RNAcentral holds the sequence, with entries from ENA.
Transfer RNA from a bacterium, 72 nucleotides, folded computationally.
It matches the Rfam family "tRNA". From the family's description: Transfer RNA (tRNA) molecules are approximately 80 nucleotides in length. It is annotated as a transfer RNA.
[in-house]
């Protein structure tokens, strides 16, 4: 150098081009003498970063960055 893959919440991952979820974690309440368990709830996302396509883009395209895998 040249090919593929990934990059969404703290973590691991979802998500036919049509209001962005879960399960672990954090926080509250219920339960327990405490503590844990188990119910329930709330918080928490410029979906890696710019541009394009479209009425509307995580999701289709063009770039860059980081990552990882194979080539050379």
């Nucleotide at each position: 150098g040249c090919g593929c893959g990934c990059u969404u919440a703290g973590c691991u991952c979802a998500a036919u081009g049509g209001u962005a979820g879960a399960g672990c974690g954090a926080c509250g309440c219920u339960u327990u003498g405490a503590c844990g368990u188990a119910g329930c709830g709330u918080a928490g996302g410029u979906u890696g970063g710019g541009g394009g396509u479209u009425c509307g883009a995580u999701c289709c395209c063009c770039u860059c960055a980081g990552c990882g895998c194979g080539c050379a």